[in-house]
RNA sequence: AGUGAAGGUAGAGGCGCGGGCUUCAAGAGUAGGGAUUCAGAGAAGGAUGAGUUUCGAUGAGGAAUUUUGAAAGGGGAUGUCCGCCGAAGUGGAGAAAGACUCAUGGCUUUCUUCGCUGGUCCUGUGUUGAAUAAAUACCGGACUGUCAAGACGUAACGUCUUGGAGAGCUAUCUUUCAU
Repeated sequence: AGUGAAGGUAGAGGCGCGGGCUUCAAGAGUAGGGAUUCAGAGAAGGAUGAGUUUCGAUGAGGAAUUUUGAAAGGGGAUGUCCGCCGAAGUGGAGAAAGACUCAUGGCUUUCUUCGCUGGUCCUGUGUUGAAUAAAUACCGGACUGUCAAGACGUAACGUCUUGGAGAGCUAUCUUUCAU
């Protein structure tokens, strides 16, 4: 001293978050295709094993030379448009689908659930990745917004220190409790 409870609406943080389009770099002179030569029996579809089917001495797969030559995921901005402020991201567990079938484990997408993160940036280590890009987990640091406590300034309010978390904060409305 209304520091009460429940619900609704509208907002704020800023290199703010996510998505689409356009464009650029990298991926990469890589994968793949053609030709020649070497040697000679396996190869294919995300890894391994087994199987089915197909291809293969008219030369599989591999190597060398030469010629031709992509794409995806991820990223930047000349930017622009849309949705927004747990925006969104991420970790664990579970379920479903996908890539010829089965088994093991992995990858992608969707859903459920539990947890973490207010936001941005930077270093280090690990993981993914072609990568020194980027993302992510953890530790650490800086900046910033918000609320609380304390101190200073006469008040509104400002500055500093410390701390918390978005289930927060600000404004406002309704109901309820109390007075």
About this RNA: Model confidence (mean pLDDT): 78 of 100. Lysine riboswitch aptamer from Neobacillus fumarioli NBRC 102428, 179 nucleotides, folded computationally. It was read from a public genome assembly, where an Rfam model found it. The source organism's lineage runs through Bacteria, Bacillati, Caryophanales, Neobacillus and Neobacillus fumarioli.